Transfer RNA from Candidatus Pacearchaeota archaeon CG10_big_fil_rev_8_21_14_0_10_35_13, 74 nucleotides, folded computationally. The sequence was found in a public genome assembly. Rfam family: tRNA. Its family is annotated with triplet codon-amino acid adaptor activity in the Gene Ontology.
[in-house]
RNA sequence: GGGAUUGUAGUAUAGCCUGGUUAGUAUCGGUGCUUAGGGAGCAUCAGACCCCGGUUCAAAUCCGGGCAGUCCCA
Numbered sequence: 001g002g003g004a005u006u007g008u009a010g011u012a013u014a015g016c017c018u019g020g021u022u023a024g025u026a027u028c029g030g031u032g033c034u035u036a037g038g039g040a041g042c043a044u045c046a047g048a049c050c051c052c053g054g055u056u057c058a059a060a061u062c063c064g065g066g067c068a069g070u071c072c073c074a
Stems, first nucleotide, its partner, number of pairs: 001073007010027004020057001029045005050066005
């Protein structure tokens, strides 16, 4: 220098191909219930689409550019 692939809560992950429900789940965290107390359990709350632009009534999803990680080639 060229190519492939990945990027979503603190962590892990689904959703993307085929655009449309409040962006789901597990764990962590806050609060409450339960307990003599603790643990476990239950309820509830908070927290995320790598960045910029485009297309569209509507973009995590499609398109373009960029950034970062991994791999391959040179």